[in-house]
Molecule: FMN riboswitch aptamer (RFN element)
Organism: Thermomicrobiaceae bacterium
RNA sequence: AAUAACCUUCGGGGCAGGGUGAGAUGCGCGAGCGUCAAUUCCCGACCGGCGGUGAAAGCCCGCGAGCGAUGCUUCACAGACAUCGCUGAACCGGUGAAAUUCCGGUGCCGACGGUACAGUCCGGAUGGGAGAAGGUAUGU
Repeated sequence: AAUAACCUUCGGGGCAGGGUGAGAUGCGCGAGCGUCAAUUCCCGACCGGCGGUGAAAGCCCGCGAGCGAUGCUUCACAGACAUCGCUGAACCGGUGAAAUUCCGGUGCCGACGGUACAGUCCGGAUGGGAGAAGGUAUGU
C1' cells in the first nucleotide's frame, strides 16, 4: 500500500406559560350553580438521525427508519434476506473564489397504533438502523 475477515463500544431530540371546553360528575322541584377536564384544538413554546456537497444543511443529493407488493425459505405461519414501488419541507438579501449549508429576514416539514384530532404524551422500542470510533489478524 492492498485485501477480505473477525471482535468491542457507541449510535434521536422536543410543549414553558396561557385560552377554550367535547365529555364526565356533584347540588337543585326547576331555571340554573359548581368541580374535574385536550402536552392532541387556539395563542405561544420547543426539537432536528446518518453520509456527501469548492463553506458548516430538518427543507440540495443520497441513505436509514416507515408503508405496500413480489420472490426465497417452511408442513404452515412468522421472521431474516433479496427486488420493486410509495415515502415531508425554502425562498430573498448580504459577504465571499466558492454557501438553497455561514450572517440577516421571512417561511415551511415531520411514520404507524392509542387517546378530545399528537413532530413533542403513551406504545411497538432494553427493538431496528444509516453509520461512527477503536481493536485483532494476514501480508509487505